Small-subunit ribosomal RNA, 3' major domain from an uncultured bacterium, 482 nucleotides, folded computationally. Its Rfam family is "Bacterial small subunit ribosomal RNA". Rfam links the family to the GO terms ribosome and structural constituent of ribosome.

[in-house]
Context: one part of a larger RNA
RNA sequence: UGACGGGGACCCGCACAAGCGGUGGAGCAUGUGGUUUAAUUCGAAGAUACGCGCAGAACCUUACCAACCCUUGACAUGUCUGUCGCGAGUUUAGGAAACUAGACUUUUCGGUUCGGCCGGACAGAACACAGGUGCUGCAUGGCUGUCGUCAGCUCGUGCCGUGAGGUGUUGGGUUAAGUCCCGCAACGAGCGCAACCCCUAUCUUUAGUUGCCAGCAUGUCAUGGUGGGGACUCUAAAGAGACUGCCUGCGCAAGCAGAGAGGAAGGAGGGGAUGACGUCAAGUCAUCAUGGCCCUUACGCCCAGGGCUACACACGUGCUACAAUGGCGCUUACAGAGUGUUGCGAUCCAGCGAUGGAAAGCCAAUCACAAAAAGAGCGUCUCAGUUCGGAUUGCAGGCUGCAACUCGCCUGCAUGAAGUUGGAAUCGCUAGUAAUCGCAGAUCAGCAAUGCUGCGGUGAAUACGUUCCCGGACCUUGUACA
Numbered sequence: 001u002g003a004c005g006g007g008g009a010c011c012c013g014c015a016c017a018a019g020c021g022g023u024g025g026a027g028c029a030u031g032u033g034g035u036u037u038a039a040u041u042c043g044a045a046g047a048u049a050c051g052c053g054c055a056g057a058a059c060c061u062u063a064c065c066a067a068c069c070c071u072u073g074a075c076a077u078g079u080c081u082g083u084c085g086c087g088a089g090u091u092u093a094g095g096a097a098a099c100u101a102g103a104c105u106u107u108u109c110g111g112u113u114c115g116g117c118c119g120g121a122c123a124g125a126a127c128a129c130a131g132g133u134g135c136u137g138c139a140u141g142g143c144u145g146u147c148g149u150c151a152g153c154u155c156g157u158g159c160c161g162u163g164a165g166g167u168g169u170u171g172g173g174u175u176a177a178g179u180c181c182c183g184c185a186a187c188g189a190g191c192g193c194a195a196c197c198c199c200u201a202u203c204u205u206u207a208g209u210u211g212c213c214a215g216c217a218u219g220u221c222a223u224g225g226u227g228g229g230g231a232c233u234c235u236a237a238a239g240a241g242a243c244u245g246c247c248u249g250c251g252c253a254a255g256c257a258g259a260g261a262g263g264a265a266g267g268a269g270g271g272g273a274u275g276a277c278g279u280c281a282a283g284u285c286a287u288c289a290u291g292g293c294c295c296u297u298a299c300g301c302c303c304a305g306g307g308c309u310a311c312a313c314a315c316g317u318g319c320u321a322c323a324a325u326g327g328c329g330c331u332u333a334c335a336g337a338g339u340g341u342u343g344c345g346a347u348c349c350a351g352c353g354a355u356g357g358a359a360a361g362c363c364a365a366u367c368a369c370a371a372a373a374a375g376a377g378c379g380u381c382u383c384a385g386u387u388c389g390g391a392u393u394g395c396a397g398g399c400u401g402c403a404a405c406u407c408g409c410c411u412g413c414a415u416g417a418a419g420u421u422g423g424a425a426u427c428g429c430u431a432g433u434a435a436u437c438g439c440a441g442a443u444c445a446g447c448a449a450u451g452c453u454g455c456g457g458u459g460a461a462u463a464c465g466u467u468c469c470c471g472g473a474c475c476u477u478g479u480a481c482a
Base pairs, nucleotide, nucleotide: 001482002481003479004478005477007476008475011472012471013470015466016465019429020428021427022426023425026320027319028318029317030316031315032314033313034311035310042053043052064306065305070300073129077128078127079125080124081123082122083121084120087106088105089104090103091102092101093100094099109119110118111117131295132294134293135292136291140289141288142284143283144282145280147278152191153190154189155188156187157186158167159166160165171182172181173180197272198271199270200269202240203239204238205237206236207235208234212229213228216227217226218225243266246260247258248257249256250255322422326381327380328379329378330377331376332375338369339368340367343362344361347358348357349356350355388419393414394413395412396411397410398409399408435458436457437456438455439454440453441452
């Protein structure tokens, strides 16, 4: 000087407390461990691994396994030789395919000094080499997690100290903040904080189609449907607006308090992006890049099949429930944000349905996906393992795809398991939040999505307080630790 203390002082955080809802019990989904396996590819490991890399494992992916093949190679550059097309399509034989050996059709490369001269493509040969998701994240770059959006981390000059170092950065107030004020052997400065950026809440101006429809016409069973209009909503660009600016009280000031005014908004209005010096030899050599090492008829490459989907068991994360604030049936209302031409598909017809047939419109503020759901109204069930719950299984179908056996999703009928609110323990959340309800998108042929990322609808309770648990900041004190 740090670090640490079951030392002290002071302060903060869904840290506790006060509340609301969960997890831990059940079934299923998913990840992991373990076990099994020819293989169940690899990585991630307290917090900071475990619905994580994976925003899509039937083939492919794919890195794994057991077979069948290839050896200048699936891919690149160079040298030599040969051919002039390459390619595409059809087809024969063998084969699981890769591949091997043929046949047919189509086409007959560009430039040119007309010279196999230059280029291009293909084939062959020998070598230089290619190739490696092989090892090392403890050789690395880049990127990332975490402490933590915590308020800290430093420097120049000066001063103090033999020196390590200190001072500044401590003190008194204040703040979300090393934020600001006052004081002070310090005076200044940098990286952080804040602001500048984006979205959102109010208003104004400009603009008015594909959006809107108050007034004026017109038309319809009906609909901004039509003429028209720019008022309104909205769209999307530019501005305004909030600054403790004003008032009162307290205070030297910074600032604090007010169910004060005005205002759409008030003391950082709400949210996002933004992550200092550093810590964990944290993570990643399997995104990529890369040093070194290793393989080179194989640790490279091709292909069909299998595996990554196994299952006495254990754990994490979720979904659905155990019901009456509910289940079921009929009727009826209101979003936002997205996506669409190999696509979205209205409407009609067939089917109980998944879906199929025909097909309008739309490259979309124009058309479509699209029905929002919870909600509201009426009816029924009456506390039961039930008209709760839906696992499991059987049968019959539909769709995607070369192909659904291992191993897809969906529909109908039948079946109707556990489960009656969950031990010790443990998690999230302070407001448009929790809880609850649907909608969309990426990936994607299809889908194991209950995941993830967004969007809106309905919409709470509680916070006395800081003694205690956890983590953190600052000052101080002790130390046999560095």